RNAcentral holds the full RNA, with entries from SILVA. A computed fold for a 517-nucleotide part of an RNA from an uncultured bacterium, annotated as small-subunit ribosomal RNA, 5' domain. Its mean pLDDT, the model's own confidence on a scale to 100, is 84.
Context: one part of a larger RNA
RNA sequence: GAACGAACGCUGGCGGCGUGCCUAACACAUGCAAGUCGAGCGAGAAAGUCCCUUCGGGGGCGAGUAAAGCGGCGGACGGGUGAGUAAUACAUGGAUAAUCUUCCCUCGAGCCUGGGAUAACCCUGCGAAAGUGGGGCUAAUACCGGAUAAGACCACAUGACACAUGUCACGGGGUAGAAGGUGGCUUGUAUUUAUAUGAGCUAUCACUUGAGGAUGAGUCCAUGGCCUAUCAGCUAGUUGGUGAGGUAAGAGCUUACCAAGGCUAUGACGGGUAGCUGGUCUGAGAGGACGACUAGCCACACUGGGACUGAGACACGGCCCAGACUCCUACGGGAGGCAGCAGUGGGGAAUAUUGGACAAUGGGCGCAAGCCUGAUCCAGCCAUGCCGCGUGAGUGAUGAAGGCCUUAGGGUUGUAAAGCUCUUUUGCCGGGGACGAUAAUGACGGUACCCGGAGAAUAAGUCCCGGCUAACUUCGUGCCAGCAGCCGCGGUAAUACGAAGGGGACUAGCGUUGUUC
Numbered sequence: 001g002a003a004c005g006a007a008c009g010c011u012g013g014c015g016g017c018g019u020g021c022c023u024a025a026c027a028c029a030u031g032c033a034a035g036u037c038g039a040g041c042g043a044g045a046a047a048g049u050c051c052c053u054u055c056g057g058g059g060g061c062g063a064g065u066a067a068a069g070c071g072g073c074g075g076a077c078g079g080g081u082g083a084g085u086a087a088u089a090c091a092u093g094g095a096u097a098a099u100c101u102u103c104c105c106u107c108g109a110g111c112c113u114g115g116g117a118u119a120a121c122c123c124u125g126c127g128a129a130a131g132u133g134g135g136g137c138u139a140a141u142a143c144c145g146g147a148u149a150a151g152a153c154c155a156c157a158u159g160a161c162a163c164a165u166g167u168c169a170c171g172g173g174g175u176a177g178a179a180g181g182u183g184g185c186u187u188g189u190a191u192u193u194a195u196a197u198g199a200g201c202u203a204u205c206a207c208u209u210g211a212g213g214a215u216g217a218g219u220c221c222a223u224g225g226c227c228u229a230u231c232a233g234c235u236a237g238u239u240g241g242u243g244a245g246g247u248a249a250g251a252g253c254u255u256a257c258c259a260a261g262g263c264u265a266u267g268a269c270g271g272g273u274a275g276c277u278g279g280u281c282u283g284a285g286a287g288g289a290c291g292a293c294u295a296g297c298c299a300c301a302c303u304g305g306g307a308c309u310g311a312g313a314c315a316c317g318g319c320c321c322a323g324a325c326u327c328c329u330a331c332g333g334g335a336g337g338c339a340g341c342a343g344u345g346g347g348g349a350a351u352a353u354u355g356g357a358c359a360a361u362g363g364g365c366g367c368a369a370g371c372c373u374g375a376u377c378c379a380g381c382c383a384u385g386c387c388g389c390g391u392g393a394g395u396g397a398u399g400a401a402g403g404c405c406u407u408a409g410g411g412u413u414g415u416a417a418a419g420c421u422c423u424u425u426u427g428c429c430g431g432g433g434a435c436g437a438u439a440a441u442g443a444c445g446g447u448a449c450c451c452g453g454a455g456a457a458u459a460a461g462u463c464c465c466g467g468c469u470a471a472c473u474u475c476g477u478g479c480c481a482g483c484a485g486c487c488g489c490g491g492u493a494a495u496a497c498g499a500a501g502g503g504g505a506c507u508a509g510c511g512u513u514g515u516u517c
Base pairs, nucleotide, nucleotide: 001517002516003515004514006513007512008511009510010509013389014388015387016386017385018384020381021347026345027344028343030342031341032340035073036072037071040070041069048061049060050059051058052057080300081299082298090224091223092222093221094220095219096218099217100216104213105212106211107210108209109208110207112146113145114144115143121136122135123134124133125132126131152175153174154173156171158169159168160167161166180205181204182203183202184201185200186199187198188197189196190195191194226272227271228270233263234262235261238260239259240258241257242256243255244254245253275297276296277295278294279290280289281288282287302323303322304321305320306319325336326335327334328333353379355378356377357376361375362373363372364371365370392422393421394420395419402413403412404411405410428453429452430451431450432449436444461506462505463504464503465502466487467486468485472501473500474499475498476497482489483488
């Protein structure tokens, strides 16, 4: 000198765009943050209102609505944090002939026929509660049989390619699947116009199977990036083989047996520290330091362990076990997990609102209408940063008054003020009023912006003045009080302390402290 997620002191007018718990991965009251589908299924209220009434009630609308249940898809995304991790991570480049991939796209084939249950509901038991047991009824795109079946899978045969097992094509054997919903047209049956129900065709959404794609993911290899030798030896599933198991998949991944290997001074093993990267800061560069915001990857979700479901998890707002903590309890037993958004306590020098909206973008579900979305878009707070603007402009010498200094003449503050003439950025008042949205739909927002009006009106500080280093005098103090980044200043004339006048620098900031280069 530059920089900062900064803090502190003094001061503070406005706007735009960013940023905002770096500390206790400390504990959390409260609300919200993941639902959706009635075009999969069975069932199905109430308030209110209208009518009838024998005044007990009944019926219509509300409404096939609400709430719940079975079932499907999504809760593995999005959002948070950086504790752990020095390599099961990350970056870059490869391999997968060792693999999987819901939804989506393209193409091929199919979608036939049966069955038994179970929630909801009703009855009933236990329990303080959380909840849970028994009996009875019922449905499905829930569950389970049978059929059909290919270039899918399995073993075999043949051929082509590759050379480590293999890949591709093809032949005859064996094995494995499915679910319907909605709309339209035609038609049959039942009954009263119209509804119910069946059949056929068709459209669409689903379903099964196969091939290819896309996307996402798994695994393996090479190279690279911290400190420490006051850590020198480490290792028994350890290193390799065979058999078996296991995985979507290669593999000591697991296991039995066999062999005795494997790593290491090019630093094994141990210890310390640390999420990694694109990048950020600095620097002429080389380099050094850092990894906040933003983007990619990883890891974690009270602490430790475990699996289930699923295309995908060993799952932040799922389950089970153990532990610590908090809460409820009828003492028998239960409930919970903000490192989501706000917010609270605590810690700290220190870091914001218990806000609005789904209008846009994106996501989930749904044929759709739509619903949900603290993602997101906005608003609020903070000079926390960057950028822009303003606090007036011109004129004005009796160089006014006052202050300060003085050699008492004067000098300086100083064109500065007043006065006169103007202007109106900002702010205030009145009117209009968006883009963002495409036919409709705007939280922001009567915001931005535009027009008109009044009026210099609403708006300047901070640090410094001995040298480094731009800027000097007087008074007070008297090695005291104090200053200080270094040198140093102060003991009676202090340009160095305190005050005043004057001056210098920067400016809505200025100075100090901390950290990095």